[in-house]
RNA sequence: GCCCUGGUAGUAUAGAGGUCAGUAUGUUGCCCUGUCACGGCAGCGACCCGGGUUCGAAUCCCGGCCAGGGCG
Numbered sequence: 001g002c003c004c005u006g007g008u009a010g011u012a013u014a015g016a017g018g019u020c021a022g023u024a025u026g027u028u029g030c031c032c033u034g035u036c037a038c039g040g041c042a043g044c045g046a047c048c049c050g051g052g053u054u055c056g057a058a059u060c061c062c063g064g065c066c067a068g069g070g071c072g
Base pairs, nucleotide, nucleotide: 001071002070003069004068005067006066007065010025011024012023013022018055026044027043028042029041030040031039048064049063050062051061052060
């Protein structure tokens, strides 16, 4: 330098054009318990950046940044 894959709550991960953006974990409150832990219920919290296509984009296209891999 070229090619490929990925970037979504604090962390891990799902989501193939219209759904309230889901799950686990975390965390806060409450319940439970003699206390703690476990468990139950509820809440909090996210689409890397810029542009394009579209009535509508996390999702498709272009460019960039970052991470990983391959080739030279």
Model confidence (mean pLDDT): 82 of 100. Predicted 3D model of a 72-nucleotide RNA (transfer RNA) from a Nitrososphaerales archaeon. NCBI's taxonomy places the organism under Archaea, Thermoproteati, Nitrososphaerota, Nitrososphaeria, Nitrososphaerales. It matches the Rfam family "tRNA". It is annotated as a transfer RNA. Its family is annotated with triplet codon-amino acid adaptor activity in the Gene Ontology. The sequence is in RNAcentral, with records from ENA.